This is a predicted structure of a 71-nucleotide RNA (transfer RNA) from Mesorhabditis spiculigera. Lineage of the source: Eukaryota > Eumetazoa > Nematoda > Chromadorea > Mesorhabditis. The sequence is in RNAcentral, with records from Rfam. It matches the Rfam family "tRNA".

RNA sequence: GCGCCGGUGGUUCAGUGGUAGAAUUCGCGCCUCCCACGCGUGUGACCCGGGUUCGAUUCCCGGCCGGCGCA
Numbered sequence: 001g002c003g004c005c006g007g008u009g010g011u012u013c014a015g016u017g018g019u020a021g022a023a024u025u026c027g028c029g030c031c032u033c034c035c036a037c038g039c040g041u042g043u044g045a046c047c048c049g050g051g052u053u054c055g056a057u058u059c060c061c062g063g064c065c066g067g068c069g070c071a
């Protein structure tokens, strides 16, 4: 330099053109003499810019970052 894959709450992963979800973490409450476990509840995210579209996290283009391969 070229190609392929990926980028989503603090972390690990789903997801799909129309309301973004789970686990875990964290806060609060219940339980307990206390802690832990367990239960309930809340907070918190679509890498950036442009395009297509009534509508983009999703599709297209460019960029950035990470991984793999080739040179």
Stems, first nucleotide, its partner, number of pairs: 001070007010024004018054001026042005047063005